Record summary
Model confidence (mean pLDDT): 86 of 100. The RNA shown here (transfer RNA) has 71 nucleotides and comes from a Candidatus Nomurabacteria bacterium.
[in-house]
RNA sequence: GGGCCUAUAGUUCAGUGGUAGAAUUCUCGUCUCCAAAACGAGCGACCGAGGUUCAAAUCCUCGUGGGCCCG
Numbered sequence: 001g002g003g004c005c006u007a008u009a010g011u012u013c014a015g016u017g018g019u020a021g022a023a024u025u026c027u028c029g030u031c032u033c034c035a036a037a038a039c040g041a042g043c044g045a046c047c048g049a050g051g052u053u054c055a056a057a058u059c060c061u062c063g064u065g066g067g068c069c070c071g
Stems, first nucleotide, its partner, number of pairs: 001070007010024004018054001026042005047063005
């Protein structure tokens, strides 16, 4: 220098154009003599900027971070 993959909640991951979800962490509650476990509830996120579209986490372009390969 060139090519490919990847970025979603504090963490690990789903989500193939139409309401952003799960597990776990954290907080609260129920239960208990107390605690743990269990159960219930809550908080919390689409890497950035443009474009296409009635509508974008999703498609396109350019960047940024990370990984792999070629030279």
It matches the Rfam family "tRNA". From the family's description: Transfer RNA (tRNA) molecules are approximately 80 nucleotides in length. It is annotated as a transfer RNA. Lineage of the source: Bacteria > Bacteria candidate phyla > Candidatus Nomuraibacteriota.